[in-house]
Molecule: transfer RNA
Organism: Marinococcus luteus
């Protein structure tokens, strides 16, 4: 310095051809229990790494950019 890739809840990841953004595990309340753990039902929790663009909409598609990762040089 050139190329790909990857960035999404506290982590760890899905999200198909663009159409209101999930789930596991953690977390909260409750249930069970003599207590905890497990077990089970509940609640919450996200500017989708930023900045623009294009669309009736955009995690998704296009420019930029910034991280990290891995070839090249």
């Nucleotide at each position: 310095g050139c190329u790909a890739g990857u960035g999404u809840a506290g982590c760890u990841c899905a999200g198909c051809u663009g159409g209101u953004a999930g789930a596991g595990c953690a977390g909260u309340u409750g249930c069970c229990u003599c207590g905890u753990a497990a077990g089970c039902a509940u609640c919450a929790g996200g500017u989708c790494g930023c900045a623009g663009g294009u669309u009736c909409a955009a995690g998704u598609c296009c420019u930029g950019u910034c991280a990290c990762u891995a070839g090249c040089a």